Molecule: c-di-GMP-I riboswitch aptamer
Organism: Rhizobacter sp. Root404
RNA sequence: CCUUCGAAAAGGCUCACCCGCGCGAAAGCCGGGGUCGCAAAGUCACCGGUCUUCGAGCGCCAGCCGGCGCGUCAUGACAGCGGAACUGCCGAG
Numbered sequence: 001c002c003u004u005c006g007a008a009a010a011g012g013c014u015c016a017c018c019c020g021c022g023c024g025a026a027a028g029c030c031g032g033g034g035u036c037g038c039a040a041a042g043u044c045a046c047c048g049g050u051c052u053u054c055g056a057g058c059g060c061c062a063g064c065c066g067g068c069g070c071g072u073c074a075u076g077a078c079a080g081c082g083g084a085a086c087u088g089c090c091g092a093g
Stems, first nucleotide, its partner, number of pairs: 002093002005091002012038002017033004022029002036080001042086002046083003049078003055073002057070005
């Protein structure tokens, strides 16, 4: 320096769930615990996918204010769904 590699050790991350007079319209996020799992479960929403719908749109009702319904639409999210990109510990070859 390279690798279709991961037997061991050390260290790392932390699903579900619980807690918080936390943030958010929600999805979800943040912090503390937790430990199913992870060799990129590190970073990144570029592609696909998934979730959500404050707002917009559409429909209906209503004299008005307004109300109800429908993901139809991300600009909101998910990197522990897959791919791309970038970076990287220990060991082995």